[in-house]
RNA sequence: GAGCUAGGCAGCCGCGGAGGUGGAUGCCUUCGAGGAAAGUCCGGACACCACAGAGCACGGCGGUGGGUAACGCCCACCCGGGGAAACCCGCGGGAAAGUGCAACAGAGAGCAGACCGCCGAUGGCGCGGCCACACGUGAGCCGCGCACAGGCAAGGGUGAAAGGGUGCGGUAAGAGCGCACCGGCGCCGCGGUGACGCAGGCGCGCAAGGCAAACCCCGCCCGGUGCAAGGCCAAGCAGGACCGCUGACCCGGCUCGGCGAGGUCCAGGUAGGCCGCAUAGAUAGAUGGCUGCCCACGACAGGAUCCGGCUUACAGGCUCACUG
Numbered sequence: 001g002a003g004c005u006a007g008g009c010a011g012c013c014g015c016g017g018a019g020g021u022g023g024a025u026g027c028c029u030u031c032g033a034g035g036a037a038a039g040u041c042c043g044g045a046c047a048c049c050a051c052a053g054a055g056c057a058c059g060g061c062g063g064u065g066g067g068u069a070a071c072g073c074c075c076a077c078c079c080g081g082g083g084a085a086a087c088c089c090g091c092g093g094g095a096a097a098g099u100g101c102a103a104c105a106g107a108g109a110g111c112a113g114a115c116c117g118c119c120g121a122u123g124g125c126g127c128g129g130c131c132a133c134a135c136g137u138g139a140g141c142c143g144c145g146c147a148c149a150g151g152c153a154a155g156g157g158u159g160a161a162a163g164g165g166u167g168c169g170g171u172a173a174g175a176g177c178g179c180a181c182c183g184g185c186g187c188c189g190c191g192g193u194g195a196c197g198c199a200g201g202c203g204c205g206c207a208a209g210g211c212a213a214a215c216c217c218c219g220c221c222c223g224g225u226g227c228a229a230g231g232c233c234a235a236g237c238a239g240g241a242c243c244g245c246u247g248a249c250c251c252g253g254c255u256c257g258g259c260g261a262g263g264u265c266c267a268g269g270u271a272g273g274c275c276g277c278a279u280a281g282a283u284a285g286a287u288g289g290c291u292g293c294c295c296a297c298g299a300c301a302g303g304a305u306c307c308g309g310c311u312u313a314c315a316g317g318c319u320c321a322c323u324g
Stems, first nucleotide, its partner, number of pairs: 001320005007294007015032007034300001038311002041309005046226004059221004063077005078092001079090004093217002098215002100211002115156002117152003122149002124146007131138003164182006183206001184204005189198003230275004239266005250258002295298001
């Protein structure tokens, strides 16, 4: 780093489902949670609603190539970072389209800046010398000093970040200012399906800093709601139609007779039930306990429509591969 396991066996008493036993609470047979059943975070199946087609908005995703019903998942690889290595980490399109942001510190935070520092070549000021004369002045020349104008961006310092690095030359001091090497960028070539890579060729002193989990731009995806979806059956009360005191219904079939106000049908649909719903599976929800033996002494944890993932929790044990 990858994977597996999740006390075992036996007996007894229980719990739930199904089948059988003509019924049954009894009896018999048989089945009965997990690697995460969890969180409900993604993706689907399924169901209903909506919908002419297309687009925008909102939202999500984002290196490349594959896998998949699909995914934000998995595998391999690329790039960047870490490590001596095995290996680990990455919310990994675009910052040379535009807008915006950057606390504190700092001189300066975006095509910037000068605090300490370096210089002061050039100009300025002062002193001295040369030289000149009108003898205390200076057109000029030289030297020294000051650090006023100014130059620099090496070094220090601030910061998450300060406009490539090392060296040589260069200079007043410096600087890609020039050069060499390294780095970077562009084009070509070569390799790779590709991301991309290359001690290859040419060109460019280097312009193009960071942030897109800021707006935004580019590409791709996307109708809504979730099994309390949804479908079927259907009391009671209420409703509608027809029949009925010119006697219905009822009194077991017919007649007579009796009784005396209801009867029949319909629609939607509540309670309730069934399906959806499963080789565990329900009306709020069953799988637990005791005893014995053995051992390494037993963790996290219990389905509720069903799958594929991710994440989180987890005692102990086992296997394999690799590094030092």

The RNA shown here (Bacterial RNase P class A) has 324 nucleotides and comes from a soil metagenome. Its mean pLDDT, the model's own confidence on a scale to 100, is 78.